[in-house]
Context: one part of a larger RNA
C1' cells in the first nucleotide's frame, strides 16, 4: 500500500462559503487524446514455459517453438470516455403572487420580583437547620404602608411547536435595516450543478485586554455547623465573575457520539407551514409539496436497534480509522498579550 470500516467496538472534520482538484442530465454532429481492431518494425544472449534430444539417470547442456503482456510507426472503428459547435428542459438558478417563523443588528417605551434608602406604624425578636450556631436586631430589626434608586432577567403563554449552516435564538409592541427556507405560477436563463485539500468566515460556557456597571447570584476566600478527620456536601457571608462596548481566545459529551448531495425502496399515526379538489356552509373527507415525532414490513446490524429524517439499496465528493499503555505527552513549527490552541512522534512495556 491493499482490503476493510468510521451511531455504541479504533474512526465524520464545531459549522458555513469557497479556490484547485475529482464527479457530473438529454438530442444532434464533427475530430479522433483515452478505448478497440489490423499490419510493420523492436523488444540482444542466457534464462522461464511446452516439446524433442545428449552425458547410464540426474543435475547440467544442446535443438526447435512459444512467451516477453512493452515501445515506437502507420491503415481503419466511432459505442463510451474527452473535446469542439449547434440545440433542449426534467437538475440549478432567476422573476411573479401568497403566507408561517424566539433568523440577525440597532434603538425606545413595559410589568411583578429580589436588594438598597427615605418617611410612617410597631415591639421584640428575626432568620436559618435534620438539630444548631456563626449572622442580623433596643443605635429600633423582622413584620406592613408610601415614595424613591439601581441592575439584571423576562413567570403564564410553552408545545418530542417554531427559526436558524452550527454555535443559538423567548415578556409584548412599535419602529428602521436585513438574511434564509416554503408554497404557488411557469414567465426568463439553459447544466450555470455535485463536492471540496488548502484558504477565508462564524463559532456555547469559562478566560484575556482596555473602559463602564454591579440589584441578585457566585468560583476564590472567612466564619458556623457536621465528622474520627471534613482543605467537601449544610448554613451566615463575600470578591473576581456574571452585564455593556471594543477587542482577543478558538475549545466542549460542538452529540442524532450518526460528513455533504443525488435517486430510488411496504404500510399506520400525531403535529407545524402552504396549495388543490368535493360537499350549499361553520367545518369535514380526500389529496398534494416542505419540516418536525412515533410505531412499523423488506432488508440491514455482533447485539442493542436503524428503518423514505435509514444505520436499507446504488452513486459522487471530503474528512478519518488500523492493538492496548507511553500521549494527545516530547521535540520542532505555525497562532495567541497569556492561559493555551493547532500540527504531532519515538524509545520502552503488555
Nucleotide at each position: 500500500c491493499u482490503g476493510g470500516g468510521u451511531g455504541u467496538a479504533a474512526a465524520g472534520g464545531g459549522a458555513g462559503u469557497g479556490u484547485a482538484g475529482a464527479c457530473g442530465g438529454a438530442a444532434g454532429u464533427g475530430c479522433a487524446a483515452g478505448u478497440c481492431u489490423g499490419a510493420a518494425g523492436u523488444g540482444a544472449a542466457a534464462g522461464c514455459c511446452c516439446g524433442g534430444g545428449g552425458c547410464u539417470c540426474a543435475a547440467c547442456c544442446c535443438c526447435g517453438u512459444g512467451a516477453c503482456u512493452g515501445c515506437u510507426u502507420u491503415g481503419g472503428a466511432a459505442a463510451c470516455u474527452g473535446u469542439g459547435c449547434u440545440u433542449c428542459u426534467a437538475g440549478a438558478g432567476u422573476g411573479u403572487c401568497g403566507g408561517a417563523g424566539a433568523g440577525g443588528u440597532a434603538a425606545g417605551c413595559g410589568g411583578a420580583a429580589u436588594u438598597c434608602c427615605u418617611a410612617g406604624u410597631g415591639u421584640a425578636g428575626c432568620g436559618g437547620u435534620g438539630a444548631a450556631a456563626u449572622g442580623c436586631g433596643u443605635a429600633g430589626a423582622u413584620a406592613u404602608u408610601a415614595g424613591g434608586a439601581g441592575g439584571a432577567a423576562c413567570a403564564u403563554c410553552a408545545g418530542u411547536g417554531g427559526c436558524g449552516a452550527a454555535g443559538g435564538c423567548g415578556c409584548g409592541c412599535u419602529u428602521a435595516c436585513u438574511g434564509g427556507a416554503c408554497g404557488a405560477u411557469a414567465a426568463c436563463u439553459g447544466a450555470c450543478g455535485u463536492u471540496g485539500a488548502g484558504g477565508c468566515u462564524c463559532g456555547a460556557a469559562a478566560g484575556c485586554g482596555u473602559g463602564g456597571g454591579g440589584a441578585g447570584c457566585a468560583a476564590a476566600c472567612a466564619g458556623g455547623a457536621u465528622u474520627a478527620g471534613a482543605u467537601a456536601c449544610c448554613c451566615u457571608g463575600g470578591u473576581a465573575g456574571u452585564c455593556c462596548a471594543c477587542g482577543c481566545c478558538g475549545u466542549a459529551a460542538a452529540c442524532g457520539a450518526u460528513g455533504a448531495c443525488u435517486a430510488c425502496u411496504a404500510g399506520g399515526u400525531g403535529u407545524c407551514g402552504g396549495g388543490g379538489u368535493a360537499c350549499a356552509a361553520a367545518g369535514u373527507a380526500c389529496u398534494u409539496c416542505g419540516g418536525u415525532g412515533c410505531c412499523g414490513c423488506a432488508g440491514c446490524a455482533a447485539a442493542c436497534g436503524c428503518a423514505a429524517u435509514a444505520a436499507g439499496u446504488a452513486g459522487u465528493c471530503c474528512a478519518c480509522c488500523u492493538g492496548g499503555g507511553g500521549a494527545g505527552u516530547a521535540c520542532g513549527u505555525u497562532c495567541g498579550c497569556a492561559a493555551g490552541a493547532a500540527u504531532g512522534a519515538a524509545a520502552c512495556u503488555c